[in-house]
RNA sequence: CAGCCGAAACAGGGGUGCUAUAUUUCAUAAUGAUUAAUAUGGCUGAGAAUUACCCUUUAUACCGAUCAAGAUAAUACUUGCGUGGGGAGUUUCUAACUACAACUA
Repeated sequence: CAGCCGAAACAGGGGUGCUAUAUUUCAUAAUGAUUAAUAUGGCUGAGAAUUACCCUUUAUACCGAUCAAGAUAAUACUUGCGUGGGGAGUUUCUAACUACAACUA
């Protein structure tokens, strides 16, 4: 000093990869280049640019991350490291449960 789970309101945090084709750009004798751009597709996923999606005190956001193994056309695609470290909140409402328990310092 009530807490826990959940919900709502407002506020805040985060990611956007791999690959194919076309056009342009750069270079070349010709092949080529995304360590160049744009558009349209395909793969995984909640989300790969959206009035969206996910997350907000922490074991499901995300970062660290150019890591390792296994798959794949290819990729943090899957698993592990990882119940690790960091990481963005207030208020209100509520059934049950808890009552020196829980929560905070």